About this RNA
The RNA shown here (c-di-GMP-I riboswitch aptamer) has 72 nucleotides and comes from a soil metagenome. RNAcentral holds the sequence, with entries from MGnify. Rfam family: c-di-GMP-I riboswitch aptamer. Gene Ontology term of the family: cyclic-di-GMP binding.

RNA sequence: GACAAGGGCAAACCCGUUGUGAGACGGGGACGCAAAGCCACGGGGCUCCUAUGAGCCAGCCGGGCCGCCGAA
Repeated sequence: GACAAGGGCAAACCCGUUGUGAGACGGGGACGCAAAGCCACGGGGCUCCUAUGAGCCAGCCGGGCCGCCGAA
């Protein structure tokens, strides 16, 4: 970060599995994404059994690490 190239990921929803749950995983499916790759460090949202605590969300924001291509 372009009227480029090769590509990549996959929202909602549906089916199955799993979890108390937020949710996660697999298949289908594409709303979109130049990091929509990874990390729960800070903020934020969400869940819960005993809430002083434990967990979930990276496609909410910030930050860190790594990665493909090469016009201005």